[in-house]
């Protein structure tokens, strides 16, 4: 160079007949302890790797690009 997959909260991943986005651990904060740690409640934190397009509406479908993996000459 070519072919295929992947990129979504700190962190691992869900979410595909398109209708403004979640889980589990981590953090903060109540609650139960003498204190901790277990458990139980609350919250905080992503506009989905960048543009651009197609729709009334894209994390989702379309095209460029970047990146990270993978097999190939």
């Nucleotide at each position: 160079g070519g072919g295929c997959g992947c990129g979504u909260a700190g962190a691992u991943c869900a979410g595909u007949u398109g209708g403004u986005a979640g889980a589990u651990c981590a953090c903060u904060c109540c609650c139960u302890u003498g204190g901790c740690a277990u458990g139980g409640g609350a919250g905080a934190g992503g506009c989905c790797g960048c543009g651009a397009g197609u729709u009334c509406g894209a994390a989702u479908c379309u095209c460029g690009c970047c990146g990270c993996g993978u097999c190939u000459u």
The RNA shown here (transfer RNA) has 73 nucleotides and comes from a Thermoplasmatota archaeon. The coordinates come from a structure-prediction model, not an experiment, and the mean pLDDT is 81. The organism belongs to Thermoplasmatota, within Archaea. The RNAcentral record of the sequence draws on ENA.